This is a predicted structure of a 96-nucleotide RNA (Bacterial small signal recognition particle RNA) from a Phycisphaerales bacterium. The source organism's lineage runs through Bacteria, Pseudomonadati, Planctomycetota, Phycisphaerae and Phycisphaerales. Its Rfam family is "Bacterial small signal recognition particle RNA". The literature on the family includes a 2003 paper in Nucleic Acids Res by Rosenblad et al., "SRPDB: Signal Recognition Particle Database". About the family: The signal recognition particle (SRP) is a universally conserved ribonucleoprotein involved in the co-translational targeting of proteins to membranes. It is annotated as a non-coding RNA gene.

RNA sequence: GGUCGGGCCCCCGGGCGGGUGGCUCGUGAACCUGGUCAGGGCUUGAUCGCAGCAGCCAUAAGCGUCGUUAUCCGUGCCGUGGAUCGCCUGGCCGCC
Repeated sequence: GGUCGGGCCCCCGGGCGGGUGGCUCGUGAACCUGGUCAGGGCUUGAUCGCAGCAGCCAUAAGCGUCGUUAUCCGUGCCGUGGAUCGCCUGGCCGCC
């Protein structure tokens, strides 16, 4: 000097771990949410009716599992990806 590698640095895509938000699902209010309102209460001559506790149903705030999605942080993971030929290093060959 040539050639073939390895490591570090920059970017891209992905994976992995974590945070947060959305979606889905679940749960979720003695009363100050809704619906239906047994009982009981009120009303009526009576019927009808009225308000309405419990229960049931549906949900609010909240909480939460799997999943999904977006984003952020990290990564001694991966890539016949990109960029640069900057730094370090090894093999082989040639020359001085």
The coordinates come from a structure-prediction model, not an experiment, and the mean pLDDT is 85.